[in-house]
Molecule: SAM riboswitch aptamer (S box leader)
Organism: soil metagenome
This record gives sequence, C1' cells and structure tokens, in this order.
RNA sequence: CUCAUCGAGACCGGCUGAGGGACAGGCCCAUUGACGCCGGGGCAACCGACGAAGCUAACCACUUCGCAAAGGUGCCAACUCCUGCGGUGAACAUCGUCAGAUGCUUCGCCGAUAGAUGAG
Repeated sequence: CUCAUCGAGACCGGCUGAGGGACAGGCCCAUUGACGCCGGGGCAACCGACGAAGCUAACCACUUCGCAAAGGUGCCAACUCCUGCGGUGAACAUCGUCAGAUGCUUCGCCGAUAGAUGAG
C1' cells in the first nucleotide's frame, strides 16, 4: 500500500499501586485494586492442515460447506463504549410569499475518514 472483517463469543489467581478506556466532548471502569506484567483457563475459524461437494476427460487451481483450538496469529468491560466529517428520514420548533426554508433540538439510517485484527 491492497483486500476482508469489526452489534456474536470468551475469566480466575499472583505481583504492582493510580490512574485507565488512543485524541476532544460525553459516558463509563477504578483503593471492594482498575490499567499494566506474569501464570493458568477460555473464546473465535483470519491464515494453514484435513474432509465433502461443485468445476475438470482426469489432476491442479479455484469456489462453497464442514471439521478442527496439541500449526501461525488474534481476542476475553461497555457496538471499534457513543459522537466527531458528509448525506438523508421522521418528529418538534421557528419563519413563511403556503412553494418551502432554517435549526447549539430529539430519535434513527447510509457512506466516508480514522482505528483494530488477519491475509498478501
């Protein structure tokens, strides 16, 4: 840099001791010990392995499905905790020339950006 996925799932013990959830705002977690480190346990099919089907004259490759956690990663508070940028729907409010327009308002939806993980 490219591609795929991101509303599911999965906790105990020991050490340490004040912040942590990237940033800002919010909202949370935390001296009933968070975050982090170590050990154990677990979750999950991204890659790999294996099996089946499709394709093929046949094989390879590819696609789909399944299996598998003693192969390589990853993960185990909250949707990537929510919002941030753009568009859009509904309600409400205000204005209105009755066509509609607008919004420090509320609740949604879509996309982008950023990020995380995997593969290349």